[in-house]
Context: one part of a larger RNA
RNA sequence: GGCUGGCGGUGGAUGCCUCGGGCGCGGGAGGCGAUGAAGGGCGUGGUAAGCUGCGAUAAGCCCCGGGGAGCCGCACACAGGCGUUGAUCCGGGGAUGCCCGAAUGGGGAAACCCGGCUGGGGUAAUACCCAGUCAUCCAGGGUGAGGAGCCCUGGAGGCAACACCGGGGGAAGUGAAACAUCUCAGUACCCCGAGGAAAAGAAAUCAACCGAGAUUCCCUGAGUAGCGGCGAGCGAAAGGGGAGGAGCCUAAACCGGGUAGGUGCCAAAGCCCGUGGGCGUUGCCUAUCCGGGGUCGUGGGACUGCACCGGAGGGGGCCACGGACCCCUCGGGGAGUUACAAAACCUUCUCUCUAGCCGAAGGCGCCUGGAAUGGCCCGCCGUAGAGGGUGAAAGCCCCGUAGGCGAAAGGGAGAAGGUCUCCCUGGGUGCAGAUCCCGAGUAGCACGGGACACGAGGAAUCCCGUGUGAAUCAGGGGGGACCACCCUCCAAGGCUAAAUACUACCCGCGCACCGAUAGCGCACUAGUACCGUGAGGGAAAGGUGAAAAGAACCCCGGGAGGGGAGUGAAAUAGAACCUGAAACCGCCAGCCU
Numbered sequence: 001g002g003c004u005g006g007c008g009g010u011g012g013a014u015g016c017c018u019c020g021g022g023c024g025c026g027g028g029a030g031g032c033g034a035u036g037a038a039g040g041g042c043g044u045g046g047u048a049a050g051c052u053g054c055g056a057u058a059a060g061c062c063c064c065g066g067g068g069a070g071c072c073g074c075a076c077a078c079a080g081g082c083g084u085u086g087a088u089c090c091g092g093g094g095a096u097g098c099c100c101g102a103a104u105g106g107g108g109a110a111a112c113c114c115g116g117c118u119g120g121g122g123u124a125a126u127a128c129c130c131a132g133u134c135a136u137c138c139a140g141g142g143u144g145a146g147g148a149g150c151c152c153u154g155g156a157g158g159c160a161a162c163a164c165c166g167g168g169g170g171a172a173g174u175g176a177a178a179c180a181u182c183u184c185a186g187u188a189c190c191c192c193g194a195g196g197a198a199a200a201g202a203a204a205u206c207a208a209c210c211g212a213g214a215u216u217c218c219c220u221g222a223g224u225a226g227c228g229g230c231g232a233g234c235g236a237a238a239g240g241g242g243a244g245g246a247g248c249c250u251a252a253a254c255c256g257g258g259u260a261g262g263u264g265c266c267a268a269a270g271c272c273c274g275u276g277g278g279c280g281u282u283g284c285c286u287a288u289c290c291g292g293g294g295u296c297g298u299g300g301g302a303c304u305g306c307a308c309c310g311g312a313g314g315g316g317g318c319c320a321c322g323g324a325c326c327c328c329u330c331g332g333g334g335a336g337u338u339a340c341a342a343a344a345c346c347u348u349c350u351c352u353c354u355a356g357c358c359g360a361a362g363g364c365g366c367c368u369g370g371a372a373u374g375g376c377c378c379g380c381c382g383u384a385g386a387g388g389g390u391g392a393a394a395g396c397c398c399c400g401u402a403g404g405c406g407a408a409a410g411g412g413a414g415a416a417g418g419u420c421u422c423c424c425u426g427g428g429u430g431c432a433g434a435u436c437c438c439g440a441g442u443a444g445c446a447c448g449g450g451a452c453a454c455g456a457g458g459a460a461u462c463c464c465g466u467g468u469g470a471a472u473c474a475g476g477g478g479g480g481a482c483c484a485c486c487c488u489c490c491a492a493g494g495c496u497a498a499a500u501a502c503u504a505c506c507c508g509c510g511c512a513c514c515g516a517u518a519g520c521g522c523a524c525u526a527g528u529a530c531c532g533u534g535a536g537g538g539a540a541a542g543g544u545g546a547a548a549a550g551a552a553c554c555c556c557g558g559g560a561g562g563g564g565a566g567u568g569a570a571a572u573a574g575a576a577c578c579u580g581a582a583a584c585c586g587c588c589a590g591c592c593u
Base pairs, nucleotide, nucleotide: 001592002591003590004589005588006587007586008585009584015578016543017542020514021513022511023510024509025508026507027506028505029503030502031159032158039100040099041098042055043054044053046078047077050074051073061094062093063092064091065090066089070082071081072080105114106113107112115134116133117132118131119130120129121128136156137155138154139153140152141151142150143149164195165193166192167191168190169189175182179229205212206211216243217242218241219240220239226234227233247495248494249493250439254292255291256290257289258288259287260286261285262284263283269282270279271278272323273322274321275320276319277318297473299438300437301436302435303433304432305431306430307429308428309427311330312329313328314327315326316325331425332424333423334422335421336420344419345418346417347416348415349414350413351412352411353410354409356405357404358403362378363377365376366375367374379396380395381385387399388398389397444468445467446466447465448464449463450462451461454480475490476489477488478487479486530537531536550577553564554563555562556561
């Protein structure tokens, strides 16, 4: 020096554990914000660095409810306090809430600087302090000639899950074994907007000579029909089966009224009709507004005529009489706030969320042990033998579990009734009529693009740009060029639940998911420390013990550390603390050199 063995040190693998994490299912909720959000800065404790809470009323203040013996957060200390006159704690409501931040009086290098006005405090007077107020844009109203200015009222702004939805823009890497059409893909990304869902939606749809009957979603049809440098690749629809189920309002014709303009100028068209009288800024046309009317494809409606059916009372027009018409009231009937007209409120009840409460049954029997939940023995409950904890392994020790109960306050849902609102009765139905209306710079067409599974193709259909430019039912669109016949449907206005999508957040439940180099980056003061000018990057780090019983006292030492003593079942469980592998370092022994 090496090898081997033993005993230690170092080290932190392994096993076990889990206050954490991953994934999913169901339910709730789906928003917050100028009444100042999200997110921060700075403060705030007797001692207080961090986290948490809170805001100069600052780990808190007030009220109501729950709860019932302890409490002053993590955080186990000292000091000092609080609490059965009910604290701490939990839930509901309220008060306070510095500064920044949409940030909004002006400025600004966020958390700072500087103001105006009104009121108050303060001063001899300034200064200084406190409260309130002062940004911009939009809409409505007032004033006004005015979309000017001024005043009043209301609203917006920003944030939020890289979520879901609609719209406006819109790539490239890639694939095509290169590449340009094509693909990736209307994807990523940017912008705008909205909701708890959004969008779509009540046929100018499909279909096929039979018929269906809004939209949405799922399965199928089907990798079919098709499209395609007919390459790569893209890729329907009808129909069938399910989920769900709901239908409506307008424009126009026509009637009445308001306003403005035109025409007309003493009279003619008018004032419901007939007769007589009377009136006249009447009437007519245009524009616009309001009310009635009306909403359809076996075409519908208006208007006119005819036919049939229909409570009561009162009133009206220039007057009188008769007729017709209109309006109001009462009574009766119906409906309603998710669309179908629209805004709410009240009462009662029920359910539910936000605290909680009750809740069965074993033993000081014996044994082992530090400890019984283990073994033996004898019992009990069970609408409860889910789970967790307790000194090892507990249905009966504790928390719970099955089952049942509960709200002063706030929220949600539902039902009934009422106020309220609307409709019918007051009008409706049918027949006839080539009198009128039925959404115009629209449809269509040409050219250029885009969307449709469809790449210009025989290319219908839908949308946009430029130009051109119809018809009103004897009309118009569609049925994949186009034409005829036939079938089908009514565009150019609008609203509309449910079935569907998503999950930041809350609750419950689950897992042939992880178990600290795993599982989220984070089980721990983690988006922290640290790195970077910045955008951004981004860790490490869990475990004494059943209980601190955390080692009084003595000894060596300046201390660190150690030896005794003591605690404990154990101290080679001693805080650098469960287990404690290997590398590596020692000590002892054997063997070899």
A computed fold for a 593-nucleotide part of an RNA from Caldimicrobium sp., annotated as large-subunit ribosomal RNA, domain I. RNAcentral holds the full RNA, with entries from ENA. Lineage of the source: Bacteria > Thermodesulfobacteriota > Thermodesulfobacteriales > Thermodesulfobacteriaceae > Caldimicrobium.